[in-house]
Context: one part of a larger RNA
Parts: sequence; structure tokens; C1' cells
RNA sequence: GAACGAACGCUGGCAGCGUGGAUUAGGCAUGCAAGUCGAACGGGAUCCUUGAGGUUCAAUCUUUCGAGAGAGAAUCUCUUGGUGAUAGUGGCGAAAGGGUGAGUAACGCGUGGGUAAUCUGCCUUUAAGUUGGGGACAACCCCGCGAAAGCGGGGCUAAUACCGAAUGUGGUCGUCUUUCGCAUGGAAGACAGAUUAAGGGUGGGGAUCCUUCGGGACCUGCCGCUUAAAGAGGAACCCGCGUACCAUCAGCUUGUUGGUGGGGUAACGGCCUACCAAGGCUUACGGUUAGCUGGUCUGAGAGGACGAUCAGCCACACUGGGACUGAGACACUGCCCAGACUCCUACGGGAGGCUGCAGUCGAGGAUCAUUCGCAAUGCGCGAAAGCGUGACGAUGCGACGCUGCGUGGAGGAUGAAGGCCUUCGGGUCGUAAACUCCUGUCAUGAGGGAAAAGCCGUACGAGUGUGAAUAGCACGCGUACCCGAUGGUACCUCAAGAGGAAGCCACGGCUAACUCUGUGCCAGCAGCCGCGGUAAUACAGAGGUGGCGAGCGUUGUUC
Repeated sequence: GAACGAACGCUGGCAGCGUGGAUUAGGCAUGCAAGUCGAACGGGAUCCUUGAGGUUCAAUCUUUCGAGAGAGAAUCUCUUGGUGAUAGUGGCGAAAGGGUGAGUAACGCGUGGGUAAUCUGCCUUUAAGUUGGGGACAACCCCGCGAAAGCGGGGCUAAUACCGAAUGUGGUCGUCUUUCGCAUGGAAGACAGAUUAAGGGUGGGGAUCCUUCGGGACCUGCCGCUUAAAGAGGAACCCGCGUACCAUCAGCUUGUUGGUGGGGUAACGGCCUACCAAGGCUUACGGUUAGCUGGUCUGAGAGGACGAUCAGCCACACUGGGACUGAGACACUGCCCAGACUCCUACGGGAGGCUGCAGUCGAGGAUCAUUCGCAAUGCGCGAAAGCGUGACGAUGCGACGCUGCGUGGAGGAUGAAGGCCUUCGGGUCGUAAACUCCUGUCAUGAGGGAAAAGCCGUACGAGUGUGAAUAGCACGCGUACCCGAUGGUACCUCAAGAGGAAGCCACGGCUAACUCUGUGCCAGCAGCCGCGGUAAUACAGAGGUGGCGAGCGUUGUUC
């Protein structure tokens, strides 16, 4: 000199863009952060409604004045149709997104390869199929136990839930042939073999057939389901090289090193196991520190230091262990066990996990709102409308950083008053002020007022494809309408008036900038040299000057 996720002191006008728990991976009140699908399924609260009946009231009419009829209204029960909440079965998602850096010196990461040792839901392409049956379990009803959390028993029921059967384009296994390679081996083809699938839903049509008159068969569109092949994206494993410090760590190792048989895995492998052999490693082993990288800072570079925000990978989710489900987890807001801690309890037993977003306590020199919205971008589900989303988009707070703008401009000398200095003549602050003439950025008030929006949907119009079809569906096009958290914000115009907006540090040398007064080795200063003991340009104050400027200094850290 430059830099910072900074802190502290003094000061502080506005805007834009960034950025903000680095310490206790310490404990957490409260709210929210993962749902969605009725076009998979049964049941169905509420409300509206068709019809019937009961009860109460009642305009009006009749009346022998006792009463009778009664449009209509309210309410209850049954019933028809619609609506479709909460919960349940089922599917997909919940393994993403979000957080943190504790652990890890490791194939963890980076880079380059390998898998002839592998898996892959959703998506894309291609080929084939989607036949015919069965038995349950929730919800619901009944009974019981429990303070609660919740649990048990009996009965009914649906499905794209579950289970057999059929078929086999195919796949797998077996046998054979051909061909290829990089060692184990790979690929293709043939075979009378063995084994192995499936689920429906929702629109439209009318020629024919069936019908319980609801509809179905049939044709057709869309979404699914099954089998197989390929792709894309994702995941897994292996290898070469690189990846901190300590030798005041010199030897380490028994599943250890290798083989055979077996098991296990998607898959290779001591990954596991039995037996056999006795090997294997050498900056090993041990200790300390640390997530790694793209990058960031500095530097002319070489290098050095760092790894916040953003992006990729890894690891973790109260601590330790374990598996289940699933295409994918050994799973942050799933399950089980143990432990510590907190809470509820009827003392028998239960509940919980902010290293998600806000917020709170603690510790700390130190780090924000218990805000708004799903309008945009994405993600999940859904045919879609849509729903959800503390991801995200926004606003707020903090001079924490960077950038921009302003705090006025021009003229103005008896060089006013006043301060300070003085050799008492004067000098200086100083065109500075006053005063005159202007301007109107920002702030203030008033009026207008965005872009970000294109989807989707609805209506109309013509077209292409599919199809028996002028249905329907799909696709693109045109017109109109609809949809904004931010926000009446940005921006524009007008109004008024210099009005509301400057400080901080230094002045002995390094180092730009000097005098007076006070103090008297005291009080104090200090980055180094050093200054202060009566004329201190070095302490304190003042005037002046220099530097930077909404900042300026100090401290810490890096180069």
C1' cells in the first nucleotide's frame, strides 16, 4: 500500500447493488417449512333439492258460534337427485429442495481413465400384449381395555390393494453353432426343453347385437398397466497422478497377505465364513490440525495466505447402533433399540429432537423481521382447472462493503465585526461572511403512473393430423376478456424555498501540514526513533494548516 462475513471510538443526508451467527455441531417456547390425486376405490358430514307422512302456526272462507275447511309458513322423519368437508384404502412424491462443517489426511476431493464386474422410478424411441377368476383388510357398525398416547376382539365391504390360472412377442436358465476381443471372457443365431407378465380409468360415436332400460358389446381418442430392446439423465465400484504438519512417532499388521470351497451383493472383492499356506506394508504405524475444489485476497510475476456469499462433490441430522420400505435411504421434520436431556402423568405409562425459515435463552468484542406473496422462476402431485412449496420472489433492519449523488452556483473589499498572532506598524481566518442575482439534484408536499405477463382458462374464427365420421381428441395460429406479493413502488410532471443535510484524523523525523497559552520527568504521548525536569512545532487546549470525506481513525488478520 491492498484486502476483510470484521469489531471498537467519534460522526452520520439520499439512492442502487451486494452482504450479515465466523463463537456453544450449546439448549430450545411458539408458528410455519411435503404434499397431492374423487379421471384408482368404498363410505359419506354439511347444504340445496323431488316426493310422501307427522307436529305447530295461519291469511281467508263457511258456521247451528261448539267448530270445520284451509292457500301458505316453520320444523321433524323417510325418500330422489346434486354438492362433496374431515378421515380411510390405493398411487406418486416424501432419497428433491433447504441447513451445517462436527467428523474425515481418505479413492473424501481434484484430474484423467476403466466396468468384458454393475443398477436405474419418472422421461424419449421401438416391438408385443393388456384374457379369465378368487379370497381378504381398512374405513363403517358393535363390544371391551387405558388418565392419556393408544390398543384388542367380533361383523359387513370396494379398488389401478392382494393372490392363483391362461397366453409367451420376448426375457432368464440349459445345449449347440458362428464370430470377435484386452486375461477372466463378449456378441449374434438355432433348439422337441424348463421357468417367467399385466389393471384399469375417462371422453366421443351411432350402423348392428344384447339389455336388469341404468347401460354394455362394437368403433375411436387420451391417460395408465405388463414384457423386452435402445437412449438420455442419475447412481455404484475400481485404478494412475496430485492433496497439511511432527522422526522429541521407526517399526506396523492376524481377516492381517494370498489361495480353495461356500455365502452375500445390482456388481468385483477377506465383503463375510470354514480350511490351507505365511505372508503384506515402509515416511508405514502413531500423534496434531483440517471438509475438498472451481475460486478469493495479495503480488510485476514466481509465490504466499485463505476456502464467507455463488457453483460442483463429500459428510452429518440430540449421541451411539440397526435394519425396514423403496428404482433410489441405512432416510433432517420415517421406524426400532440403548443413552443423556426436556415435558405430560391418574405413577401403571407416554411424548420430543430448529446443523429448515423467523424467533428465544446462553456464551461472546460481534452478526437482522416470530414480515408479505405463490404474481414470476423452479419442484411435487394431478388429464386439467388447480393445490402445496419459510425453495424462491419481495419488502424490512445494520455506513457491513462497493458504486453514484447531494449538503449550492455566480458576483461581492471600507479586505466589516469577531477569533488568533504581533516586532503594535500590522498580518491571518478571507471572497470566506454579510449583501446582490440565480439554480432546484436529493429530501418535503400534490397529481399522473409502469415494465416485470406469458401461460392457463373462456368465447369466436379459419386450418392440419387421427378417425367410418361433419363426433371426439391432439397440434399450432388470430382476436377479445381474465390474472401483480412488491406497489400507487420505480418513473414523469408541478409547487415552494438556499431553505433540511459535515465530519474525522493528523501537523518532531519517517510523512503532506506551525504558532500561542497551560503544564513542568508531573499530567501525559508513543508504530519506530523518542518527547516531557520553566521559553515543549512531540503532553493538554486554542487559532491556523494538511489529508480523507458520509465517512474518518484504531484494533485484529493476510499478502
The part of an RNA shown here (small-subunit ribosomal RNA, 5' domain) has 559 nucleotides and comes from a metagenome.
RNAcentral holds the full RNA, with entries from SILVA.
The coordinates come from a structure-prediction model, not an experiment, and the mean pLDDT is 82.